Transfer RNA from Nonomuraea jiangxiensis, 73 nucleotides, folded computationally. Lineage of the source: Bacteria > Bacillati > Actinomycetota > Streptosporangiales > Nonomuraea. Rfam family: tRNA. Rfam classes the family as a transfer RNA. RNAcentral holds the sequence, with entries from ENA and Rfam.

RNA sequence: GCCCCCGUGGCGCAGCGGAGAGCGCGCCUGUUUCCGGAACAGGAGGUCGCUGGUUCGAGUCCAGCCGGGGGCG
Numbered sequence: 001g002c003c004c005c006c007g008u009g010g011c012g013c014a015g016c017g018g019a020g021a022g023c024g025c026g027c028c029u030g031u032u033u034c035c036g037g038a039a040c041a042g043g044a045g046g047u048c049g050c051u052g053g054u055u056c057g058a059g060u061c062c063a064g065c066c067g068g069g070g071g072c073g
Stems, first nucleotide, its partner, number of pairs: 001072007010025004018056001027043005049065005
């Protein structure tokens, strides 16, 4: 330098162009308990890497950057 994959709450991941963006773990509160843990109930937390483009409509498609991983030279 070229090619491929990935980038979504604190962490790990889902999400066939149209639902108020979900799941698990974690976190907070409550119930329970002598106290914790477990269990159960409820809750907070995301401008979907950035900037443009396509579209009536983009997390999803396209382009360029940035970051991570891999391959080739």